This is a predicted structure of a 78-nucleotide RNA (transfer RNA) from a Candidatus Omnitrophota bacterium. The sequence was found in a public genome assembly. It matches the Rfam family "tRNA". Rfam 15.1 lists 5,335,975 matches to the family in 14,413 species. Rfam classes the family as a transfer RNA. The prediction has a mean pLDDT of 82.
[in-house]
RNA sequence: AGGCCAGUAGCUUAGUCUGGUUAGAGCACCGCGCUCCAAACGCGGGGGUCGGGGGUUCGAAUCCCUCCUGGCCUGCCA
Numbered sequence: 001a002g003g004c005c006a007g008u009a010g011c012u013u014a015g016u017c018u019g020g021u022u023a024g025a026g027c028a029c030c031g032c033g034c035u036c037c038a039a040a041c042g043c044g045g046g047g048g049u050c051g052g053g054g055g056u057u058c059g060a061a062u063c064c065c066u067c068c069u070g071g072c073c074u075g076c077c078a
Base pairs, nucleotide, nucleotide: 001074002073003072004071005070006069007068010027011026012025013024020058029045030044031043032042033041051067052066053065054064055063
């Protein structure tokens, strides 16, 4: 320098290919129940600019452009 992959809740991630109702799950967290207490278990709840910006579209996590971060591969110089 070139190519590829990834970035979604505190953590791990589904959904992206093929755009379409309110963006989901597990764990964690908070409250309640249960218990002598706690754990486990049960019920309920909060939490997301979908990495940033721009574009296309009636409509974008999803398509296009660009940038950032991380990882992998190849190459050049020395």